[in-house]
RNA sequence: GGAGCAGGCCGGGCGGUCGCGGCGCGAGAGCGUCGAGGAAAGUCCGGGCUCCGCAGGGCAGGGUGCUGGGUAACUCCCAGCGGGGGCGACCCCAGGGAUCAGUGCCACAGAAACAUACCGCCGUCGGGCUUGCCCGGCGGUAAGGGUGCAACGGCGGGGUAAGAGCCCGCCGGCGGUUCGGCGACGAACCGGCCAGGCAAACCCCACCCGGAGCAAGGCCAUAUAGGGGGAGAUGAGGCGGCCCGCCGAUCCCCGGGUAGGUCGCUUGAAGUCCCGGGCGACCGGGACUCUAGAGAGAUGACAGCCGCGCCGGCGACGCUGCCAGGCGUUCCGGCGCACAGAACCCGGCUUACAGGCCUGCUCCCCGG
RNA sequence: GGGCGAUUAGCUCAGAUGGUUAGAGUACUUGCUUGACAUGCAAGGAGUCACUGGUUCAAUUCCAGUAUCGCCCACCA
Numbered sequence: 001g002g003a004g005c006a007g008g009c010c011g012g013g014c015g016g017u018c019g020c021g022g023c024g025c026g027a028g029a030g031c032g033u034c035g036a037g038g039a040a041a042g043u044c045c046g047g048g049c050u051c052c053g054c055a056g057g058g059c060a061g062g063g064u065g066c067u068g069g070g071u072a073a074c075u076c077c078c079a080g081c082g083g084g085g086g087c088g089a090c091c092c093c094a095g096g097g098a099u100c101a102g103u104g105c106c107a108c109a110g111a112a113a114c115a116u117a118c119c120g121c122c123g124u125c126g127g128g129c130u131u132g133c134c135c136g137g138c139g140g141u142a143a144g145g146g147u148g149c150a151a152c153g154g155c156g157g158g159g160u161a162a163g164a165g166c167c168c169g170c171c172g173g174c175g176g177u178u179c180g181g182c183g184a185c186g187a188a189c190c191g192g193c194c195a196g197g198c199a200a201a202c203c204c205c206a207c208c209c210g211g212a213g214c215a216a217g218g219c220c221a222u223a224u225a226g227g228g229g230g231a232g233a234u235g236a237g238g239c240g241g242c243c244c245g246c247c248g249a250u251c252c253c254c255g256g257g258u259a260g261g262u263c264g265c266u267u268g269a270a271g272u273c274c275c276g277g278g279c280g281a282c283c284g285g286g287a288c289u290c291u292a293g294a295g296a297g298a299u300g301a302c303a304g305c306c307g308c309g310c311c312g313g314c315g316a317c318g319c320u321g322c323c324a325g326g327c328g329u330u331c332c333g334g335c336g337c338a339c340a341g342a343a344c345c346c347g348g349c350u351u352a353c354a355g356g357c358c359u360g361c362u363c364c365c366c367g368g
Numbered sequence: 369g370g371g372c373g374a375u376u377a378g379c380u381c382a383g384a385u386g387g388u389u390a391g392a393g394u395a396c397u398u399g400c401u402u403g404a405c406a407u408g409c410a411a412g413g414a415g416u417c418a419c420u421g422g423u424u425c426a427a428u429u430c431c432a433g434u435a436u437c438g439c440c441c442a443c444c445a
Base pairs, nucleotide, nucleotide: 001364002363003362004361005360006359007358008357009356010355012306013305014304016302017301018300020035021034022033023032024031025030037339041350042349044348045347046346047345048344049213050212051211052210056244057243058242059241061209062208063207064206065205066080067079068078069077070076081095082093083092084091085090096204097203102202103201104198105197106196118145119144120141121140122139123138124137125136126135127134128133153171154170155169156168157167158166172194174191175190176189177188178187179186180185217263218262219261220260227254228253229252230251231250237247238246256444257443258442270289271288272287273286274285275284276283277282307337308336309335310334311333312332313331315330316329317328318327319326320325369441370440371439372438373437374436375435378394379393380392381391387425396412397411398410399409400408418434419433420432421431422430
């Protein structure tokens, strides 16, 4: 100098004028103060909170799926293990079980897709014969050919009629023992010789899950037709897919009325800084701070200066070049400054995001 | 704000449990029938299975994410 990897952060700044919403003060005019985000989004998970009397049992259903931790909880996070990719920094993995529970599927091709002989090779029997060849029957063989995403362990040697874990060495895989580790797992040794793939197919195993959601729900007020139909102690309904258990009188539909106030509502698993523990996620302690809470819904508009980016000027200066031109600095003018918009609140994930900054690390090239 | 569902030919819908070529009706085109039209008959074309990834040998189908569209939810007696 070039190419990358990982993590974190900002996402225009300053003041002016006119406005908007909440709260406080004021008789009023008005004054003071606060006023969007990292995703406020998608609503994909988890929890708090509220109601369903309790949140009960079983089946069904759904979810998760290496190990150990973190957490209020999680499908999240951290640290490891195993597998895969990359020269590397590093990245990715729904990553339990496929003989030791069972079923199913593997299209087409291929002889055969889990048990098989199409071609080939070899032996033997019979026949033919142009004599070391051909045809047929029986048998052996997965080494070779061919098919396919995938063919019954791979490479090498011995062996054999030809072959084959038939035997041997190394490697992969399986089982066992010992050692290390909390564990996933790893290493060594021994054994017998080999066992295809799919569970984001059904399923099995282990663990978890009651339902609805702030339009939940409580109180007050206003208004109307306590009008009609149906079901119901032989059990409506709570209760959601079913059964059991529990409670026990209302429930459903049509029609009618009101579109008001208030609580819930923002102080919370809160934020900033410091100290301590831990590899880390995170935890414990201390100090300080209060930071939007709405009537369908406020946070905007205008002009100025500065910053950044792009375009133009044949503007000026410098470097380079034979020229054309290129690069850098500066001046002037114009345009732009993303994605987006709180609605009960948190922890995550995912998705969108112009431009820019910081930190650590890797590889290659050049120079000392 | 909250809770659900759908997306396949121009339109309305099928497609069971992944497999060779994704169908039906209607619409469209051509031909026949008619003096001409409608109807009828025959033939044909038309698909990024909304999009992007993943699992798998193989995805309209299975699993995620994104986009678009649609439906429901106030209180009182």